[in-house]
Context: one part of a larger RNA
RNA sequence: CUCAUACCAGGACAGAAAGACCCCAUGGAGCUUUACUGUAGCUUGUCAUUGAAACUGGGUGGCUCAUGUGCAGGAUAGGUGGGAGACUUCGAAGCAGGUUCGUCAGGACUUGUGGAGUCGUCGGUGAGAUACCACUCUUGAGUCAUCUAGUUUCUAACCCGAGACCGUUAUCCGGCUUGGGGACAGUGGCUGGUAGGCAGUUUGACUGGGGCGGUCGCCUCCUAAAGAGUAACGGAGGCGCCCAAAGGUUCCCUCAGAUUGGUUGGAAAUCAAUCGCAGAGUGUAAAGGCACAAGGGAGCUUGAUAGCGAGACUGACAGGUCGAGCUAGGACGAAAGUCGGGCUUAGUGAUCCGACGCCAGCGCGUGGAAGUGGCGUCGCUCAACGGAUAAAAGUUACCCUGGGGAUAACAGGCUGAUCUCCCCCAAGAGUCCACAUCGACGGGGAGGUUUGGCACCUCGAUGUCGGCUCGUCGCAACCUGGGGCGGUAGUACGUCCCAAGGGUCGGGCUGUUCGCCCGUUAAAGCGGUACGUGAGCUGGGUUCAGAACGUCGUGAGACAGUUCGGUCCAUAUCCGGUAUGAG
Numbered sequence: 001c002u003c004a005u006a007c008c009a010g011g012a013c014a015g016a017a018a019g020a021c022c023c024c025a026u027g028g029a030g031c032u033u034u035a036c037u038g039u040a041g042c043u044u045g046u047c048a049u050u051g052a053a054a055c056u057g058g059g060u061g062g063c064u065c066a067u068g069u070g071c072a073g074g075a076u077a078g079g080u081g082g083g084a085g086a087c088u089u090c091g092a093a094g095c096a097g098g099u100u101c102g103u104c105a106g107g108a109c110u111u112g113u114g115g116a117g118u119c120g121u122c123g124g125u126g127a128g129a130u131a132c133c134a135c136u137c138u139u140g141a142g143u144c145a146u147c148u149a150g151u152u153u154c155u156a157a158c159c160c161g162a163g164a165c166c167g168u169u170a171u172c173c174g175g176c177u178u179g180g181g182g183a184c185a186g187u188g189g190c191u192g193g194u195a196g197g198c199a200g201u202u203u204g205a206c207u208g209g210g211g212c213g214g215u216c217g218c219c220u221c222c223u224a225a226a227g228a229g230u231a232a233c234g235g236a237g238g239c240g241c242c243c244a245a246a247g248g249u250u251c252c253c254u255c256a257g258a259u260u261g262g263u264u265g266g267a268a269a270u271c272a273a274u275c276g277c278a279g280a281g282u283g284u285a286a287a288g289g290c291a292c293a294a295g296g297g298a299g300c301u302u303g304a305u306a307g308c309g310a311g312a313c314u315g316a317c318a319g320g321u322c323g324a325g326c327u328a329g330g331a332c333g334a335a336a337g338u339c340g341g342g343c344u345u346a347g348u349g350a351u352c353c354g355a356c357g358c359c360a361g362c363g364c365g366u367g368g369a370a371g372u373g374g375c376g377u378c379g380c381u382c383a384a385c386g387g388a389u390a391a392a393a394g395u396u397a398c399c400c401u402g403g404g405g406a407u408a409a410c411a412g413g414c415u416g417a418u419c420u421c422c423c424c425c426a427a428g429a430g431u432c433c434a435c436a437u438c439g440a441c442g443g444g445g446a447g448g449u450u451u452g453g454c455a456c457c458u459c460g461a462u463g464u465c466g467g468c469u470c471g472u473c474g475c476a477a478c479c480u481g482g483g484g485c486g487g488u489a490g491u492a493c494g495u496c497c498c499a500a501g502g503g504u505c506g507g508g509c510u511g512u513u514c515g516c517c518c519g520u521u522a523a524a525g526c527g528g529u530a531c532g533u534g535a536g537c538u539g540g541g542u543u544c545a546g547a548a549c550g551u552c553g554u555g556a557g558a559c560a561g562u563u564c565g566g567u568c569c570a571u572a573u574c575c576g577g578u579a580u581g582a583g
Stems, first nucleotide, its partner, number of pairs: 001583008010575003015569001022404004027400002029396004035201005041194003045190005051154016068137001078136005085119003094113008158181006165175003204216003213233001217239006240385001241283001242342002247301007255279001257275005281290002284347001286345003305328004311322004317386001330339003353379007361372002411458001412456001413454003417451001419447006428438002465540001466538003470532001471529005478503003481498006505519005546564004550559003
């Protein structure tokens, strides 16, 4: 070296299972609820099945009767019209009694008595006789008709019980008889309410993983690299309006501030002079503009018009922006001219649907109408702002599927802020003396053991803390060895240099690593090794399903909160290693 046998499990990111964690899908399912929309059930009313009578209440209509003081006024004048006479022995005034209304003044009706008169046109009043007649209003009574509600009664629908008998040899059912209930109940149609009992669904995206937080459209500046454009959870701000003048036009004017002077009067009011390119102002953010003004004022006005629009800019599109000029009729100006809002750039919302006005195109045989169309206007924090619906929240550790290393948790990698270690400078401490020793404020590195950042292999799986076992390496050396310096007398000790050969304990508590404690020791080192090592063991912790507590939540449920419980597979092919044998 080859072969063989027995053995060990470090590697083959070994095998097994298209990762269960995490994220994604306009995926699914279970569950919840004060998510949305429905719905069984329950309930309300009404109609039908459903008939009779009486009483009471209400509405409407007809007839009869009553009913009406604001003040002045013989007084309790409803309104309008006609009207000069009306009522009365078929019983007037007056008197007595009763009923009713009432604003307490009286009015109306009725019985008795009585026996022949009572009332009107007049004066006052806005309006004249309830003298009389007609119509009618307010409020009320009676009666009739009709509708309706309630109560009570009935029996014949309908419902229930019982019994001999019959169908019938039948504890059902039906008939018959009888008792109870009764137009209720029950049932059907329509209807209001309630309704996680049940059902179908929704529950956004961006995101240095996801969640929580924040944001989502528009305008201005920077980033933006001197055309345009240009990203980030980059840095700063604003908008969701306002103005009938703050618009148009004609004419005129020039600011802020400072200095000096000047009554009350001041740091600053109004006044005067000088300087003053703008340091002011511009409705509102910022930028770009603007004094020849776009800034300030006055006069007249409505172009903040209607019908168009050559031609451009911009945008994937939808859309946005600029625009001379033509026509109609105007405003201002002597005119030339200017004017289709505002110094400019934000002040916003597609389509559908609906509403209002106008125009008259369509008009289901014809004429109309309904409806529709065209033009104009209105209704969306559709703000998740190119707007899925008119209408929508949660939970899953009971979970499932499809995917992703496009994206998190372990490990590795890159980085090295943080961490550990070293160094530079040397203020200072050290009695004196920076450097025996310690070393501020600062500066430079190394390492890759911490916490992180990034998200590069791995989600068709790279098993995760600690312990046990078995190691191996580094040295920034715990012990043992050698040495320098010392603020080294000695013993001890401090610090630095060299050195990795060997060594580096037993217990108590805790799942612990760590740590604290007890007792020893020469010493009880720090790290790397997939925080070495689960196809070597364990399984106490963490991290499934059960259960409980505290807390949170209406709830389903949830908690780097706690607690009890909880299946760890495997016969070794290759590499590697150990032992033995043969060649």